[in-house]
């Protein structure tokens, strides 16, 4: 080149075409503690890689690109 697979929170990853996009952990706030950890309880945090398309309806199907990985001459 080619083929396959992946990209959703600050990290790790889930999410049958439908409803507020969620979980652990990280973080900040309180309890408690003499104090720190650990533990508990609440919050914060997403243009779901960028663009098109199908669809009433797209994180989810299609195409294109961008990036990362894998195999292959």
């Nucleotide at each position: 080149g080619c083929g396959c697979c992946c990209g959703u929170a600050g990290c790790u990853c889930a999410g049958c075409g439908g409803a507020u996009a969620g979980a652990g952990c990280a973080a900040g706030u309180g309890a408690a503690u003499u104090c720190u950890a650990a533990u508990c309880a609440c919050u914060u945090g997403g243009u779901c890689g960028g663009g098109g398309g199908u669809u009433c309806g797209a994180u989810u199907c299609c195409c294109u690109c961008c990036g990362g990985g894998c195999g292959u001459a």

Predicted 3D model of a 73-nucleotide RNA (transfer RNA) from a Patescibacteria group bacterium. The sequence was found in a public genome assembly. The source organism's lineage runs through Bacteria and Bacteria candidate phyla. It matches the Rfam family "tRNA". About the family: Transfer RNA (tRNA) molecules are approximately 80 nucleotides in length. Its family is annotated with triplet codon-amino acid adaptor activity in the Gene Ontology.